[in-house]
Molecule: Bacterial large signal recognition particle RNA
Organism: Armatimonadota bacterium
RNA sequence: UCGCGCUAAGCGGGGAGGUGGCGGUGCCCUGUACCUGCAAUCCGCCAUAGCAGGGCUGAACUCCGACUCGCGGCGACCUUCCUGUACGAAACGCAGGCACGCACUCGUGUGGAUCAUCGGGACCUCCGCAACGGAGCGACGGCGAACCCCGCCAGGUCCUGAAGGAAGCAACGGUAAGUCGUUCCCCCGUGUGCCGGAGCCACCCCGAUGGGAGCGAGUGGCGGCCUGACGUCGUGGAGGGAGGCGUCAACCGUCGGUGCGCGA
Repeated sequence: UCGCGCUAAGCGGGGAGGUGGCGGUGCCCUGUACCUGCAAUCCGCCAUAGCAGGGCUGAACUCCGACUCGCGGCGACCUUCCUGUACGAAACGCAGGCACGCACUCGUGUGGAUCAUCGGGACCUCCGCAACGGAGCGACGGCGAACCCCGCCAGGUCCUGAAGGAAGCAACGGUAAGUCGUUCCCCCGUGUGCCGGAGCCACCCCGAUGGGAGCGAGUGGCGGCCUGACGUCGUGGAGGGAGGCGUCAACCGUCGGUGCGCGA
């Protein structure tokens, strides 16, 4: 060095979670990797840390170690962004309101504006009158009682020897309480009135006088004040994304390491 037969070992690994801890089942990553049984209110174990049974490969592409790379996971840490949320603020933007000045447009005004004075009217208040409505006393009229109201009382009833008499229902007539209507008077009320009287600061309308140039409305923007809290800002807290840092780390890759027997 070659051949044959064996053995150690391997036939997937990792992250989170879970556990005193380890491995597995289940989830995720990697990417292809023997089979069967067991297992989340779990299963099997104890630093040699899945167990049990079977099968295959076998000292190297395959086993072992170190390194590189970094799929993916985790973090109570840092930075930044986004979305809700609680409280607060009001500098800026935004929205609303108020008053004034400014610009423009329109209308009106020397056929006389704003303004001032006077007179009248209207509005308003009070009183009166009228109208309407309600209520009350009285008057008048209508209606108005099965019996316990009146009159007259058929029939019937009662008394009587008879003549005659008595009470009395219905009908009829009338009346009481009550009810309806009309009306004098009194009281109260009114989205009532071409009504009358008085008051009437201011506003409005009309007229007269004075005087001689403005007056009214709309739009716009700036400046001022107030309000709101949508944007914004401050503080606290929640969720999510990205990056950093730390940590574990699959696959690929690089370097190194690892037997026994027999024969040539």